[in-house]
């Protein structure tokens, strides 16, 4: 340095659900909560799924996968 990933150390994130709030919706945000996560940090580029729509089209999801990009620790 690359891979890899401990019942290691320090710290981090936060599913369902509940309350509040924004949105037609998918869903977002805040608080509680904690199922899990070594990128569960960030990016809608490809695929998937979901929502709106008569359609064209527009949107949501990075905790579905791939890809891009940044990054903590270090036993075997």
């Nucleotide at each position: 340095u690359a891979c890899u990933g401990a019942u290691a150390a320090a710290g981090g994130c936060a599913a369902a659900c509940u309350g509040g709030u924004g949105g037609u919706a998918a869903c977002g945000c805040c608080a509680g909560g904690g199922c899990g996560c070594a990128a569960a940090g960030c990016c809608a580029a490809g695929g998937g799924u979901c929502c709106u729509u008569a359609a064209a089209a527009g949107g949501a999801u990075a905790g579905c996968c791939u890809g891009g990009u940044u990054g903590c620790c270090a036993a075997a």

Description: The RNA shown here (c-di-GMP-I riboswitch aptamer) has 76 nucleotides. The sequence was found by an Rfam model in a public genome assembly. Model confidence (mean pLDDT): 87 of 100. Rfam family: c-di-GMP-I riboswitch aptamer. Rfam describes the family as follows. GEMM was predicted in a large-scale screen for bacterial structured RNA regulatory elements.